Background: Transfer RNA from a Beijerinckiaceae bacterium, 81 nucleotides, folded computationally.
[in-house]
């Protein structure tokens, strides 16, 4: 250089045949229990200008409808040279 693969919350990851993300677990934060910690249970946990509204590396396209399909960049690993 050429071709394939791969990117989703602080992580690990879920998402059916395209049907309107983030399921379960770690982590953390608030309580409860303890003399007091540590385990152990309980609720909460993406942002936001919060009756809604946006988010799947980034910027187009397709389509009623994209995390998934299709081109472009970027970052990664792989085989060839």
């Nucleotide at each position: 250089g050429g071709c394939c693969c791969c990117u989703u919350g602080g992580c690990g990851a879920a998402a059916c045949u395209g049907g309107u993300a983030a399921a379960c677990g770690c982590a953390g934060u608030c309580g409860a229990c303890u003399u007091a910690a540590a385990a152990u249970c309980g609720a909460c946990c993406g942002c936001c200008u919060c009756u809604g509204g946006c988010u799947u590396g980034c910027g187009g396209g397709u389509u009623c409808g994209a995390g998934u399909c299709c081109c472009g960049c970027a970052g990664g690993g792989g085989c060839c040279a």

Taxonomically the source falls in Beijerinckiaceae (Bacteria, Pseudomonadati, Pseudomonadota, Hyphomicrobiales). Its Rfam family is "tRNA". By type it is a transfer RNA. Its family is annotated with triplet codon-amino acid adaptor activity in the Gene Ontology. The sequence was found in a public genome assembly.